[in-house]
RNA sequence: GGACCCGUAGCAUAACUGGAUAGUGCACCUGACUACGAAUCAGGAGGUUGGAAGUUCGAAUCUUCUCGGGUUCA
Numbered sequence: 001g002g003a004c005c006c007g008u009a010g011c012a013u014a015a016c017u018g019g020a021u022a023g024u025g026c027a028c029c030u031g032a033c034u035a036c037g038a039a040u041c042a043g044g045a046g047g048u049u050g051g052a053a054g055u056u057c058g059a060a061u062c063u064u065c066u067c068g069g070g071u072u073c074a
Stems, first nucleotide, its partner, number of pairs: 001073007010026004019057001028044005050066005
């Protein structure tokens, strides 16, 4: 340098050939329970889906560029 794959919350992971407010588990916060904790139960917050542009009525999903990581060829 060429080709391909991956990127979604602090971590892990889902979203059915584009369809509506992007879910789930752990962690975190609050409350209940307890002498206090842990566990358990109830509730809550946290994402502009790596970034930018394009297509579309509508994009996590399709296209282009770009950033990071990985595999492979030379």

Annotation
Transfer RNA from a marine sediment metagenome, 74 nucleotides, folded computationally. Rfam family: tRNA. Rfam links the family to the GO term triplet codon-amino acid adaptor activity. Its mean pLDDT, the model's own confidence on a scale to 100, is 81. The RNAcentral record of the sequence draws on MGnify.